[in-house]
Annotation: Transfer RNA from Trichonephila inaurata madagascariensis, 73 nucleotides, folded computationally. The prediction has a mean pLDDT of 80. The RNAcentral record of the sequence draws on Rfam.
RNA sequence: GUCCCUGUAGUGCUAUGGAUAGCGCGUUGGACUUCCAAUCCAAAGGCUGUGAGUUCAAAUCCCUCCUGGGAUG
Numbered sequence: 001g002u003c004c005c006u007g008u009a010g011u012g013c014u015a016u017g018g019a020u021a022g023c024g025c026g027u028u029g030g031a032c033u034u035c036c037a038a039u040c041c042a043a044a045g046g047c048u049g050u051g052a053g054u055u056c057a058a059a060u061c062c063c064u065c066c067u068g069g070g071a072u073g
Base pairs, nucleotide, nucleotide: 001072002071003070004069005068007066010025011024012023013022018056027043028042029041030040031039049065051063053061
C1' cells in the first nucleotide's frame, strides 16, 4: 500500500428498517439480617465511533473518515 473484521450504558453482549434500544455483571438506594454475605424490590447510566446520503421511518442499508485487531508483500 491492498484486503477483511470490529466499534452500542462502567464492563461483556442483544436488538427483522418500525412503539420509549434491552439482558447479565457492576454501581446507587431500599427490604431482609444483631452485622456481613446471599436473596428480593427499585433507580441511575446510551445522542448506538465521526460526517454525509437513501427511506415515511436507520443502531441496522450505501459512502467517507477515525479507533482497535487480522491477512498479504